This is a predicted structure of a 348-nucleotide part of an RNA (small-subunit ribosomal RNA, central domain) from an uncultured bacterium.
RNAcentral holds the full RNA, with entries from ENA and SILVA.
Its mean pLDDT, the model's own confidence on a scale to 100, is 89.

[in-house]
Context: one part of a larger RNA
RNA sequence: CUGGGCGUAAAGCGCAAGUAGGCGGUUGCACAAGUCAUGUGUUAAAGCCCCUGGCUCAACUGGGGGAGGUCAUGUGAGACUGUGCGACUUGAGGGCAACAGAGGCAUGUGGAACUCCCGGUGUAGCGGUGGAAUGCGUAGAGAUCGGGAAGAACACCCGUGGCGAAGGCGGUAUGCUGGGUUGCGACUGACGCUGAGUUGCGAAAGUGUGGGGAGCAAACGGGAUUAGAUACCCCGGUAGUCCACACUGUAAACGAUGAACCCUAGGUGUGGGAGGAUAAAACCUUCUGUGCCGAAGCUAACGCGUUAAGGGUUCCGCCUGGGGACUAUGAGCGCAAGCUUAAAACUC
Numbered sequence: 001c002u003g004g005g006c007g008u009a010a011a012g013c014g015c016a017a018g019u020a021g022g023c024g025g026u027u028g029c030a031c032a033a034g035u036c037a038u039g040u041g042u043u044a045a046a047g048c049c050c051c052u053g054g055c056u057c058a059a060c061u062g063g064g065g066g067a068g069g070u071c072a073u074g075u076g077a078g079a080c081u082g083u084g085c086g087a088c089u090u091g092a093g094g095g096c097a098a099c100a101g102a103g104g105c106a107u108g109u110g111g112a113a114c115u116c117c118c119g120g121u122g123u124a125g126c127g128g129u130g131g132a133a134u135g136c137g138u139a140g141a142g143a144u145c146g147g148g149a150a151g152a153a154c155a156c157c158c159g160u161g162g163c164g165a166a167g168g169c170g171g172u173a174u175g176c177u178g179g180g181u182u183g184c185g186a187c188u189g190a191c192g193c194u195g196a197g198u199u200g201c202g203a204a205a206g207u208g209u210g211g212g213g214a215g216c217a218a219a220c221g222g223g224a225u226u227a228g229a230u231a232c233c234c235c236g237g238u239a240g241u242c243c244a245c246a247c248u249g250u251a252a253a254c255g256a257u258g259a260a261c262c263c264u265a266g267g268u269g270u271g272g273g274a275g276g277a278u279a280a281a282a283c284c285u286u287c288u289g290u291g292c293c294g295a296a297g298c299u300a301a302c303g304c305g306u307u308a309a310g311g312g313u314u315c316c317g318c319c320u321g322g323g324g325a326c327u328a329u330g331a332g333c334g335c336a337a338g339c340u341u342a343a344a345a346c347u348c
Stems, first nucleotide, its partner, number of pairs: 003320004007302002012316001014201004021194003025088007033081002035077007042069001048066007091191001092188002095184005103177007110154001115149007125136002162169002206247006215241002220236004258315006266293011297304002321348003330341004
């Protein structure tokens, strides 16, 4: 390289937008670039195939003939691909009407709880554990009542419920705003799919500057446990967790399953819509999500099974024994931490 693969064995980029490129619906005409046929030219020798000769045979080798190209050029074919022109509506988009939703951003606002502060009542304990101790408390704690402050998170509703491309999103009100689904069929007329580079988004932790700081809590201190205990348990407690702006760019970023389209039994639950039927439901049909069980089929098995891991097409990414090595070196990026790309010796 060919090939074979990528749910769990090595292997789907964390997700998206999109450039180049690759691929691309129905139909008519033209062209003839690809494609196919054929003529001619050329295709050195050697090699290859056939015939024949020489070494005792063969390998090897001499002679004769033939074949041979992604080549050039001429002629022709016109299905398919392509190109040009034209048409179409099913793909795609947009329009009108309706609907659901923790989709996003901003600004307000509410109650419960924890903590702290002030005041009242009140007195000797509280707290914590397997048991304790450190700790708190007669300078009045804990308990209880009233008042106040502050920060963070939103019980019940809550549901293999919903929304979002992914990360993710949950009190409530308002404003701004993205996407989706259903019905209708007036409009455009292939405008599509994928997507190397590229760009954007991207949990937590972490970083910078400035705020904030109730609770929790790396580090750290103390008490225990223990042979030890740099832990598990307990008492404290700082970064951090929160906000604004900027950076970082990773993850078991998981469905460990790339995106798009077509095809291939059903049953059952549930979210959203439309149509039919009904007094209203139940019910029936249909579209779109989300679960479970399963025909065929697939799979090493487990399992998957119209939400495919089944049958196909297109495009991208990735794998190629284990360790060394999510490393070294170089390069790019970053304030740093580090990230991305990514070997070899050696070894089994």